[in-house]
Notes:
The prediction has a mean pLDDT of 78. Two RNAs folded together computationally: RNase P RNA and transfer RNA, 429 nucleotides in total.
RNA sequence: CGGAGCGGGUGCAUGAUCGCUCCGGCCUUUGCGGCCGGGGAGGAAAGUCCGAACUCCGCAGGGCAGGAUGGUUCGUAACGCGAACGCCGGGCGACCGGCGGACAGUGCCACAGAAAACAGACCGCCCGGAUCUUCCGGGUAAGGGUGAAACGGCGAGGUAAGAGCUCACCGCUUUCGUGGUGACACGAAAGGCACGGCAAACCCCAUCCGGAGCAAGGCCAAAUAGGGAGAUGUUCGAGGGCUGCCCGCCCGAGUCUCCGGGUAGGCUGCAUGAGGUGGCGGGCGACCGUCAUCCCAGAUAAAUGAUCAUGACCGUCACGGUACAGAAUUCGGCUUACAGCCCGCUCCGCUUC
RNA sequence: UGGGGUGUAGCCAAGUGGCUAAGGCACCGGGUUUUGAUCCCGGCAUUCGUAGGUUCGAGUCCUACCGCCCCAGCCA
Numbered sequence: 001c002g003g004a005g006c007g008g009g010u011g012c013a014u015g016a017u018c019g020c021u022c023c024g025g026c027c028u029u030u031g032c033g034g035c036c037g038g039g040g041a042g043g044a045a046a047g048u049c050c051g052a053a054c055u056c057c058g059c060a061g062g063g064c065a066g067g068a069u070g071g072u073u074c075g076u077a078a079c080g081c082g083a084a085c086g087c088c089g090g091g092c093g094a095c096c097g098g099c100g101g102a103c104a105g106u107g108c109c110a111c112a113g114a115a116a117a118c119a120g121a122c123c124g125c126c127c128g129g130a131u132c133u134u135c136c137g138g139g140u141a142a143g144g145g146u147g148a149a150a151c152g153g154c155g156a157g158g159u160a161a162g163a164g165c166u167c168a169c170c171g172c173u174u175u176c177g178u179g180g181u182g183a184c185a186c187g188a189a190a191g192g193c194a195c196g197g198c199a200a201a202c203c204c205c206a207u208c209c210g211g212a213g214c215a216a217g218g219c220c221a222a223a224u225a226g227g228g229a230g231a232u233g234u235u236c237g238a239g240g241g242c243u244g245c246c247c248g249c250c251c252g253a254g255u256c257u258c259c260g261g262g263u264a265g266g267c268u269g270c271a272u273g274a275g276g277u278g279g280c281g282g283g284c285g286a287c288c289g290u291c292a293u294c295c296c297a298g299a300u301a302a303a304u305g306a307u308c309a310u311g312a313c314c315g316u317c318a319c320g321g322u323a324c325a326g327a328a329u330u331c332g333g334c335u336u337a338c339a340g341c342c343c344g345c346u347c348c349g350c351u352u353c
Numbered sequence: 354u355g356g357g358g359u360g361u362a363g364c365c366a367a368g369u370g371g372c373u374a375a376g377g378c379a380c381c382g383g384g385u386u387u388u389g390a391u392c393c394c395g396g397c398a399u400u401c402g403u404a405g406g407u408u409c410g411a412g413u414c415c416u417a418c419c420g421c422c423c424c425a426g427c428c429a
Base pairs, nucleotide, nucleotide: 001349002348003347004346005345006344007343008342009341010340012311013310014309015308016307017306018305020040021039022038023037024036025035026034027033042324046335047334049333050332051331052330053329054213055212056211057210061247062246063245064244066209067208068207069206070205071085072084073083074082075081086099087098088097089096090095100204101203105202106201107198108197109196122144123143124140125139126138127137128136129135130134152170153169155167156166157165171193172191173190174189175188176187177186178185179184217268218267219266220265227259228258229257230256231255232254239251240250241249261428262427263426275294276293277292278291279290280289281288282287312322313321314320315319354425355424356423357422358421359420360419363378364377365376371409380396381395382394383393384392402418403417404416405415406414
């Protein structure tokens, strides 16, 4: 200098004028008015994919379904999130991706191929025989061919040809030892090849999960046609508690659907919170502890805007534009969108000293 | 705001993970007819909303995103 990997920050700036909304104070006294001071979108406010807070309903007991997660150990209020580590795979590398179980059982593996899971043998090789351009019987699994996948791999010995048949190395299985909290790693001995793949197929194992959601819920006000039709039910029990289902227990005369009608206003929930910033301490880290300090949107058809000036950047350059986008009960995550600019650490290549 | 459903040709749609993705309407070409309709034959999806993954193999299974549709309080 060029290329690449990982992580973090920022998200137009300044000033003037006119507005909008909320809070506090004062003046006016009800016109919800004026004046002064202060606050006023985001890193994703988004998707609504997870986990919670909060609220209501439910919860004697027993059983069955259903859903989610999945290496290990930590972190956390909790999680399907995060951190560190382990193994496998990819990359020259920085680094990136994946993760329970296929000897509990069931199922699937198209086409091709002789054969697709349990053994078997199409061509071939070897031996023997015959009616000898060929056929039959036996041995073999080295070689060929098919496939995504072919029953340990390579070499040597051995043999009629061959074969873990035997041996060395590698892989595999079992046992033991050592280290580690653990996933696992390392070492030794023995066995002598048995155990193909798919669980984002059913399933098994372990852990967790009651239902609904701020249009939750509470208070006040307003409104009246508690109307009509149909179905079903009151010894044979509808329906409800029991908001997945069943048993069991209890309550029990109404319940459901359609048509039609009325009303859709206000207060609260609702802004001090698992909160932000800074220092110190602990921890490899996620994170935790402690001290100081700060108060930082709260609207409801929905406020957070417009104009002008100067500067920055971009373009199709007397002009136009400012990435993605915008609170709706609140947090912790994940995912997705994002112009431009800035910073840190690292790897590879080339060049120069 | 919250909850639920859905996406396959111009339209309606079928589709156990397996050969070239059924079928109907419409459309296009040809035949039959004097001409038209009917009828007969043939064609029409470069790939299942988009992207990534699992698998030998994906319309189908998993994940993320995109579009469209439906429902809602009180009297009760």